About this RNA: The prediction has a mean pLDDT of 83. A computed fold for a 152-nucleotide RNA from a bovine gut metagenome, annotated as Lysine riboswitch aptamer. The RNAcentral record of the sequence draws on MGnify.
[in-house]
RNA sequence: GAUAGAGGCGCGCCCAAGAAGAGUACCUCACAAAGACGGCUGCCAGAGCCGUGGGGGAAAGGCGCGGGCGCCGAAGCGGCUGCCGCGGCGGGCAGUUCGCUGGCAUUGCGGAGAAGAUCCGUACUGCUGUCGCAGUAAUGCGGAGCGCUAUC
Repeated sequence: GAUAGAGGCGCGCCCAAGAAGAGUACCUCACAAAGACGGCUGCCAGAGCCGUGGGGGAAAGGCGCGGGCGCCGAAGCGGCUGCCGCGGCGGGCAGUUCGCUGGCAUUGCGGAGAAGAUCCGUACUGCUGUCGCAGUAAUGCGGAGCGCUAUC
C1' cells in the first nucleotide's frame, strides 16, 4: 500500500401503518361584539388579530416500532463556500482537499423542537470493543478509528 474483517442498546437511508401535532389550522352555520389593561402570532422590531356555540375537519417538519436496503468514519457536529426563506435572527438544502468525536447508556447543562417525544453539542460517571504497558493470573493504568485484526 492492497484486499478481507471485528466492535453492538453500532451507524445512515427508504417504505408501510401508528401515536403526537389536533379536535389545532382551515371551511361552514347561528348568535354576540366593535375593545385593548391584557393575550396570541418561535425571538427582536414593526404590524395585525382576538368572543361563544353547532356541524365538518387536515397537513408539514420531528418521533418510536416493524420491515427492507446500504454500511463499520459507519456517521454526527463545527468551520468555510454556494443556494432557499425572512424586515432581521433562529431555520432549510447542497458542497467541502479544513477541524473534532472509538462505540453505547444514565444524569446535569446548553441548543433544536408544539412537545415531558426525539435529536445535537458538552461535562461527569458507568459499560463495552481494541491496542500498548505492568502483572503468573485476577486486574490496574494509558492511548485513539490517521486505530485494531487477518492475508498478501